About this RNA
Predicted 3D model of a 71-nucleotide RNA (transfer RNA) from a Gemmatimonadales bacterium. The RNAcentral record of the sequence draws on ENA.
[in-house]
RNA sequence: GGGGUCUUGGUUUAGUGGUAGAACGCUUGGCCGCGGACCAAGAGGCACCGGUUCGAUUCCGGUAGACUCCG
Repeated sequence: GGGGUCUUGGUUUAGUGGUAGAACGCUUGGCCGCGGACCAAGAGGCACCGGUUCGAUUCCGGUAGACUCCG
C1' cells in the first nucleotide's frame, strides 16, 4: 500500500427495510436480624458523515477504529 470481516446500553450479544430485545451489571422498592439469594419496577444503546427509500440498526458511498490475509 491492497483485500476480507467486524463496530448495537457499563460488559457479552440477538435483530436481513416498518415501535431496538435479552443476559449480567446499575438504581429504587419489597422481602430479610445484616449480607446474599429471591420478587417487582426503572434508567441506560445502533462508531461518524452523506446517499437511496414513504420509511434505514438493516441497502449504497466515504471517514475512523479493531481483527485478519497478501505484498